[in-house]
Molecule: SAM riboswitch aptamer (S box leader)
Organism: Rubrobacter sp.
RNA sequence: CGCUCAUCGAGAGCGGUCGAGGGACGGGCCCUUUGAAGCCGCGGCAACCGGUGAGGGGAGGGCGAGGUUCUUCAUCCGCCCCGAACUCAUGGCAGGUGCCAACUCCCGCGGAGGGACGGCCUCCGAGAGAUGAGUC
Repeated sequence: CGCUCAUCGAGAGCGGUCGAGGGACGGGCCCUUUGAAGCCGCGGCAACCGGUGAGGGGAGGGCGAGGUUCUUCAUCCGCCCCGAACUCAUGGCAGGUGCCAACUCCCGCGGAGGGACGGCCUCCGAGAGAUGAGUC
């Protein structure tokens, strides 16, 4: 880089440096010299993986009972061990990412409904993008 899956109406910014851009792309609309992006410092948030706690009980194992019985031995039943998936909570917690204007800022492609019917509104889906987890 590609592929798969999940999520995207929640949350969280100050200082320094620098000096003109930034919000992925196109259109719009915004942010920005009252200082953009980047970098540095400190702080914060809690989406994902992980941690911790509670619930949950798959698969497996052991014993007993039971059946057949010379041995042997499966289903079912009871108890015990181990405890996976999953759910909830905790809240930065061991740790790894990520994030801290505006719903992913809105729209973009398709469909449905509504309407004062060319331009509008609502909803659904797709695409694109972002983040995480996994994978070659």